[in-house]
Context: one part of a larger RNA
RNA sequence: CUGGGCCGUAAAGGCGCGCGUAGGCGGCUUUCCAAGUCAGGGGUGAAAUCCUGGGGCUUAACCCCAGAAUUGCCUUUGAAACUGGGAAGCUAGAGUACUGGAGGGGAUAGCGGAAUUCCUAAUGUAGAGGUGAAAUUCGUAGAUAUUAGGAGGAACACCGGUGGCGAAGGCGGCUAUCUGGACAGUAACUGACGCUCUGGCGCGAAAGCGUGGGUAUCAAACAGGAUUAGAUACCCUGGUAGUCCACGCUGUAAACGAUGGGUGCUAGCCGUAGGGGGGUUACCUCUCUGUGACGUAGCUAACGCGUUAAGCACCCCGCCUGGGGAGUACGGUCGCAAGAUUAAAACUC
Numbered sequence: 001c002u003g004g005g006c007c008g009u010a011a012a013g014g015c016g017c018g019c020g021u022a023g024g025c026g027g028c029u030u031u032c033c034a035a036g037u038c039a040g041g042g043g044u045g046a047a048a049u050c051c052u053g054g055g056g057c058u059u060a061a062c063c064c065c066a067g068a069a070u071u072g073c074c075u076u077u078g079a080a081a082c083u084g085g086g087a088a089g090c091u092a093g094a095g096u097a098c099u100g101g102a103g104g105g106g107a108u109a110g111c112g113g114a115a116u117u118c119c120u121a122a123u124g125u126a127g128a129g130g131u132g133a134a135a136u137u138c139g140u141a142g143a144u145a146u147u148a149g150g151a152g153g154a155a156c157a158c159c160g161g162u163g164g165c166g167a168a169g170g171c172g173g174c175u176a177u178c179u180g181g182a183c184a185g186u187a188a189c190u191g192a193c194g195c196u197c198u199g200g201c202g203c204g205a206a207a208g209c210g211u212g213g214g215u216a217u218c219a220a221a222c223a224g225g226a227u228u229a230g231a232u233a234c235c236c237u238g239g240u241a242g243u244c245c246a247c248g249c250u251g252u253a254a255a256c257g258a259u260g261g262g263u264g265c266u267a268g269c270c271g272u273a274g275g276g277g278g279g280u281u282a283c284c285u286c287u288c289u290g291u292g293a294c295g296u297a298g299c300u301a302a303c304g305c306g307u308u309a310a311g312c313a314c315c316c317c318g319c320c321u322g323g324g325g326a327g328u329a330c331g332g333u334c335g336c337a338a339g340a341u342u343a344a345a346a347c348u349c
Base pairs, nucleotide, nucleotide: 005320007318008303009302014317016203017202018201019200023196024195025194027090028089029088030087031086032085033084035083036082037079038078039077040076041075042074043073044072051067052066053065054064055063056062093193094190095189096188097186098185099184100183105179106178107177108176109175110174111173112156117151118150119149120148121147122146123145127138128137164171165170208249209248210247211246212245213244218242222238223237224236225235260316261315262314263313264312265311268294270292271291272290273289274288275287276286277285278284279283298305299304322349323348324347331342332341333340334339
């Protein structure tokens, strides 16, 4: 480089997610061109070799003759279905507009109640905590318990739901402001404006890092008490980073549906969320979008999947090539660091 194959789990492999450049691929109708494509003619494609037929050495190897082949390139004449290009048009893809309802989608500000902890005051007295049992611990300087008041931080019980929203990470008290997307209906407008996407850019849980704040709870590290042969643990009492906020970095996860995105096609049935239409309106029925359960055809090694496909096809991207060594070394890039990313070989089974 070419060809083939795999990617839910087995046994290597779907980039964590999006936007999007180059590239690849691309709806219906008419017409033109003729680059790809197809047909005919011409030129060239040295000889030898290979192949076929025939011939010559006693045979064979070998040699000679003829043909075929040389799958290619150039040129010329023509065809116009398909691909491509030009022109014109269309509305089923895509988008816009208007109307409408749903939503923990995002950002900022403010507010609320319950609870934990602490402080103050009151009542009250000897215990309280904790455990398998204890002890460390707290308490006569008045604890625990109960009541009232206050401070402060963090999280939002019930509703709550294989229920909603978001591309993913993720999102849950209430109110206001700003703001993104999806869905249904109308069919008014644009008229292929589309799909995917190497590189690139952005987002990206938790932990971690930098600067500044904050610190109620919980709690790595750490200290102590237990347990134990030991106990650098599990259990208990404490407790610092951290957990929270602002700004900046990190860029990884079993970032999972372990299942890339798009389009079309292929039985149903039962739930559920948000819309729309119709009817005989506690309900029934049709339909669109989402989210679940079961299941037909089909697929699968099986498990299972099954209109939310892992079925049948097409387009684009990523990825894989036995186990270990190793997601390591070296080098590059990025990072304050931790490290991330790209990514071997020797050797060995």

The part of an RNA shown here (small-subunit ribosomal RNA, central domain) has 349 nucleotides and comes from an uncultured Alphaproteobacteria bacterium. The full RNA is in RNAcentral, with records from Greengenes. It matches the Rfam family "Bacterial small subunit ribosomal RNA".